[in-house]
Context: one part of a larger RNA
RNA sequence: GAGCGAACGUUAGCGGCGCGCCUAACACAUGCAAGUCGCACGAGAAAGGGGGCAACCCCCGGUACAGUGGCGCACGGGUGAGUAACACGUGGAUUACCUUCCCUGGAGUGGUGGAUAACCUGCCGAAAGGUGGGCUAAUACAGCAUGAGACCACGCAGUUUCGACUGUGAGGUCAAAGCGGGCUUCUGUUUACAUGCUCGCGCUCUAGGAUGGGUCCGCGGCCCAUCAGCUAGUUGGUAGGGUAACGGCCUACCAAGGCUACGACGGGUAGCUGGUCUGAGAGGAUGAUCAGCCACACUGGAACUGAGACACGGUCCAGACUCCUACGGGAGGCAGCAGUGGGGAAUCUUGCGCAAUGGACGAAAGUCUGACGCAGCGACGCCGCGUGGGUGACGAAGGCCUUCGGGUUGUAAAGCCCUGUGGGGAGAGACGAACCGGCUCGUGGCUAAUAUCCACGGGUCUUGACGGUAUCUCCUUAGCAAGCAUCGGCUAACUCUGUGCCAGCAGCCGCGGUAAGACAGAGGAUGCAAACGUUGCUC
Numbered sequence: 001g002a003g004c005g006a007a008c009g010u011u012a013g014c015g016g017c018g019c020g021c022c023u024a025a026c027a028c029a030u031g032c033a034a035g036u037c038g039c040a041c042g043a044g045a046a047a048g049g050g051g052g053c054a055a056c057c058c059c060c061g062g063u064a065c066a067g068u069g070g071c072g073c074a075c076g077g078g079u080g081a082g083u084a085a086c087a088c089g090u091g092g093a094u095u096a097c098c099u100u101c102c103c104u105g106g107a108g109u110g111g112u113g114g115a116u117a118a119c120c121u122g123c124c125g126a127a128a129g130g131u132g133g134g135c136u137a138a139u140a141c142a143g144c145a146u147g148a149g150a151c152c153a154c155g156c157a158g159u160u161u162c163g164a165c166u167g168u169g170a171g172g173u174c175a176a177a178g179c180g181g182g183c184u185u186c187u188g189u190u191u192a193c194a195u196g197c198u199c200g201c202g203c204u205c206u207a208g209g210a211u212g213g214g215u216c217c218g219c220g221g222c223c224c225a226u227c228a229g230c231u232a233g234u235u236g237g238u239a240g241g242g243u244a245a246c247g248g249c250c251u252a253c254c255a256a257g258g259c260u261a262c263g264a265c266g267g268g269u270a271g272c273u274g275g276u277c278u279g280a281g282a283g284g285a286u287g288a289u290c291a292g293c294c295a296c297a298c299u300g301g302a303a304c305u306g307a308g309a310c311a312c313g314g315u316c317c318a319g320a321c322u323c324c325u326a327c328g329g330g331a332g333g334c335a336g337c338a339g340u341g342g343g344g345a346a347u348c349u350u351g352c353g354c355a356a357u358g359g360a361c362g363a364a365a366g367u368c369u370g371a372c373g374c375a376g377c378g379a380c381g382c383c384g385c386g387u388g389g390g391u392g393a394c395g396a397a398g399g400c401c402u403u404c405g406g407g408u409u410g411u412a413a414a415g416c417c418c419u420g421u422g423g424g425g426a427g428a429g430a431c432g433a434a435c436c437g438g439c440u441c442g443u444g445g446c447u448a449a450u451a452u453c454c455a456c457g458g459g460u461c462u463u464g465a466c467g468g469u470a471u472c473u474c475c476u477u478a479g480c481a482a483g484c485a486u487c488g489g490c491u492a493a494c495u496c497u498g499u500g501c502c503a504g505c506a507g508c509c510g511c512g513g514u515a516a517g518a519c520a521g522a523g524g525a526u527g528c529a530a531a532c533g534u535u536g537c538u539c
Stems, first nucleotide, its partner, number of pairs: 001539004006535005013385006019378002021343001026341003030338003035071003040068002048059004078296003088220007097213002102209008110144001112142002119134006149174004154169006178201006187194003222268003229259003234256008271293004275286004298319005321332004349375001351374003357371001358369004388418004398409004422480001423476006432466001437461009483528005488509003494523005504511002
């Protein structure tokens, strides 16, 4: 000199864009943060309104709540504890692998059965909850049939890196689920319906793709040798198990190996990277925000479900802590968003909205979304603007200094002429909105069909948290808006008074003991400016 997620002191007008627990991965009150689908399925209220003498019926409504089932909950969001490791970065390998949803192609979607929740009812319990009996449905569950195809073992041919792969033949094993709209060409009748036709969404098997992952390897990036030897599943083999998959990953047996001064083993510290800061560069330091990867979710361990987890807002066990209890037993996990206590020099609102972007579910309308979009607080940072502009004296008053002549504050003020950013008042008032969807018109496709549906295009209607915000117009008055540090040298800026090695200053040198440009005050000056200094840290 530059920089900072900064803090402290004094001061403070406005706006834009960013950033905001670096410490206790300390403990957490309260609310919200993951649901959705009735076009998979059975059941189905109460209140309210209407009718009726009443029983009861109708509307709300096959609605709400709940249940079975499907998909999602493995994403998104947080944190950096652990980890010196194939964790990360980079380049490869996978003839050793998986991949829900999505896209493209092929082949199918036949027939049957037994349950169970919800519901009704009995019992136990303070509660959390549990248990028995009875009924019922499905795209829930389980068999049967079929097998283009896939898989398994075998034969043949081709290729081969000699591990195996590809093609082919005859055996064995392996599937499925329906729902919704429209129609009457064919079939059946009850003549407006389905067992029929057709369209859409699904379901099963399979091939390829895309995407996302798993695993393995080369190289690279901290400190200590006052850590020199380490190792028994250890190193390798055979056989088996296990996995989506190779492998001591695991087991049995056999052999005695394997690593190390090019630093093994041990200890300390640490998430890694793109980047960031500095520097002419080389390098040094660092890893907040944003992005990629990894790890973790009170602590430790374990598996279940699933395409995917050994799962932050799932389950089980153990532990510590907190809470409820009828003392028998139960409940919980903010390193999600706000917020509280504590720790600390120090770090924000228990806000608004799903309007946009993105995500989950759904055919869709839509629902959910503390992701996200916005607003609030904080000069924490960067940037921009203002606090007025012009004119105005051989120069007012006051202050300070003085050699008493004057000098300085100083064109500064006053006065005169203007302007109106910001502030205040009144009015107008956005961009971000494109979709989706409804209605309607047209073209094309499927089709028996001019129906439905699908695709494309035109018109029209509807959707804004921010926000009555930004912005614009008019009015108003120079009126309401400047400080902080320094002035001995380094280093730009000087005098007076007080004090008298005292009180004090100080980054270094050093000032202060009676004329202090170095302390304190005043006048003046210098520097920067909504900031200015100090401290801490890095180059």